[in-house]
Context: one part of a larger RNA
RNA sequence: UAUGCUUGUCCCAAAGAUUAAGCCAUGCAUGUCCAAGUAUAAAUCUUUGUACGGUGAAACUGCGAAUGGCUCAUUAUAUCAGUUAUAAUUUACUUGAUGAUCUCUUUACUACUUGGAUAACCGUGGUAAUUCUAGAGCUAAUACAUGCAAAGAGCCCGACCUCUGGAAGGGCUGUAUUUAUUAGAUAAAACCAAUGCCAGCAAUGGCGCUUGGUGAGUCAUGAUAACUGCGCGGAUCGCAUGGCCUUGCGCCGGCGACGCUUCAUUCAAAUUUCUGCCCUAUCAACUUUCGAUGGUAGGACAGAGGCCUACCAUGGUGUUAACGGGUAACGGGGAAUUGGGGUUCGAUUCCGGAGAGGGAGCCUGAGAAAUGGCUACCACUUCCAAGGAAGGCAGCAGGCGCGCAAAUUACCCAAUCCUGACACAGGGAGGUAGUGACAGUAAAUAACAAUGCAGAGCCCUUUGGGCUUUGCAAUUGGAAUGAGAACAAUUUAAAUCCCUUAUCGAGUAACAAUUGGAGGGCAAGUCUGGUGCCAGCAGCCGCGGUAAUUCCAGCUCCGAUAGCGUAUAUU
Numbered sequence: 001u002a003u004g005c006u007u008g009u010c011c012c013a014a015a016g017a018u019u020a021a022g023c024c025a026u027g028c029a030u031g032u033c034c035a036a037g038u039a040u041a042a043a044u045c046u047u048u049g050u051a052c053g054g055u056g057a058a059a060c061u062g063c064g065a066a067u068g069g070c071u072c073a074u075u076a077u078a079u080c081a082g083u084u085a086u087a088a089u090u091u092a093c094u095u096g097a098u099g100a101u102c103u104c105u106u107u108a109c110u111a112c113u114u115g116g117a118u119a120a121c122c123g124u125g126g127u128a129a130u131u132c133u134a135g136a137g138c139u140a141a142u143a144c145a146u147g148c149a150a151a152g153a154g155c156c157c158g159a160c161c162u163c164u165g166g167a168a169g170g171g172c173u174g175u176a177u178u179u180a181u182u183a184g185a186u187a188a189a190a191c192c193a194a195u196g197c198c199a200g201c202a203a204u205g206g207c208g209c210u211u212g213g214u215g216a217g218u219c220a221u222g223a224u225a226a227c228u229g230c231g232c233g234g235a236u237c238g239c240a241u242g243g244c245c246u247u248g249c250g251c252c253g254g255c256g257a258c259g260c261u262u263c264a265u266u267c268a269a270a271u272u273u274c275u276g277c278c279c280u281a282u283c284a285a286c287u288u289u290c291g292a293u294g295g296u297a298g299g300a301c302a303g304a305g306g307c308c309u310a311c312c313a314u315g316g317u318g319u320u321a322a323c324g325g326g327u328a329a330c331g332g333g334g335a336a337u338u339g340g341g342g343u344u345c346g347a348u349u350c351c352g353g354a355g356a357g358g359g360a361g362c363c364u365g366a367g368a369a370a371u372g373g374c375u376a377c378c379a380c381u382u383c384c385a386a387g388g389a390a391g392g393c394a395g396c397a398g399g400c401g402c403g404c405a406a407a408u409u410a411c412c413c414a415a416u417c418c419u420g421a422c423a424c425a426g427g428g429a430g431g432u433a434g435u436g437a438c439a440g441u442a443a444a445u446a447a448c449a450a451u452g453c454a455g456a457g458c459c460c461u462u463u464g465g466g467c468u469u470u471g472c473a474a475u476u477g478g479a480a481u482g483a484g485a486a487c488a489a490u491u492u493a494a495a496u497c498c499c500u501u502a503u504c505g506a507g508u509a510a511c512a513a514u515u516g517g518a519g520g521g522c523a524a525g526u527c528u529g530g531u532g533c534c535a536g537c538a539g540c541c542g543c544g545g546u547a548a549u550u551c552c553a554g555c556u557c558c559g560a561u562a563g564c565g566u567a568u569a570u571u
Stems, first nucleotide, its partner, number of pairs: 001567005009442001011440001015435001016402001022400003026397003031063002037060002043055003061421001070355003080276003085271002089269002095264003099260001110235001114145002121137001124134003153173005160166002174232002176228001178226006195208005212219001234258001236257004242252003245248001278326003285317003292314008330352003334345004357378002360375003380391001382389002408433001410432003416429001417427003448477002451473010484504002486501001488500001514560005519541002525555001527554004536543002
């Protein structure tokens, strides 16, 4: 693990892994809205009035759907574990920072705000059929596009000159991208020169002058010359409405929301160093044409790398077992057993990996080589009006099949958490019941007294009496309880159960304990009846042929006990 017999209570609780990663009817398991993106619903509720009232189906937009859940088929230096590295890289959301420099050169430019669509909607349709869609008519944006304004300083060129020198004018300069150049320093002290401050009438004296981090960089950061013109530099939304006067469709202004760039942070990811794995030599050589091992260059990639390509070199592994084969092999944390050493197991709740019928390819995206996404092929399969169309339970239930072998087509988002535009929605994640002798915990099936009988011990000891105590009983007695039934409250999302609890609820004929055994091993009968080497028992030795301690039964007894036996695997 399975199975046989039995089963009253309480708690806890595994559960279609083994065989078929076999096939699946049906239903559900991923959706989501705040004051704050978009409302003219011919929806609804209000109405003094109104361009916009409140609620708000649908739809566009945004985000999520790469998490979770399931399974263990593959897989043997692969995965995985511990330990390194990224100075070789990417990272949506979160959190903290960050951003006046223009879009092109200069008379006539929207900057109080630009442009064109489209859905929902309305109507006309097609097909046997689908979460199929066509044509016509409208209308939105934080969808899709387009596109201004705002300070000062520096560098370069330089007409023209009275050349000790000084200059009108012009150009360039945000951040990001790509390339090149450059700075990114430093033992100490003294001296000299330049010059800023202090003290001093002066001579002179004192102080000062630039650079972050690491073990390590071509790092951070800065500068110069160009490059790119497909990055960014807010035409958005809510709530409050105030101040200033020059009273103008004037100027200035608060708190948030959402969004963008870059840097960090966080969550991660991807590669990566060293060491460690079961059986097998009836596997001894393996790898390299088509990359095998290394170099140079390039390409591709988020990035290192034969990852790929070109050109070179001829290497690399192996009895310290390579390569090959097997595995009823996902790895580990762990489990069972054990004096110690060990041996066996680990599909299974945590971590990591892999997979969604089998292979392959791809879109979207921060993230997938995604399957409750798409596209082919193969296998299987469903509907059909035969033209076509659809599918993927190793999610939760449930069915078939397979088998020794495994539960309800239940209820709920109340808890734990997750997702979303979110205090509100959703979640077969998860929780709650149902099934459940997988395991495990506690522990009813009676207790007591009197009387009688049979003892034992002690005391006074005298025929006897007293005290304590053990056991037995077809006698007698009241006491105590829950199993069960059940108002109620509690429990709970709502219930159930438990824990509480009125009221019922124990005298043998019940509210009645079983399962295996009684020759030995091995605790317990030489009792009775039946059978007669038959039927049967017996793990092993053995028993049974007419007195069976062993079979079939009755009685009695023994073991464990709400459990006990059997088979198998393992120690």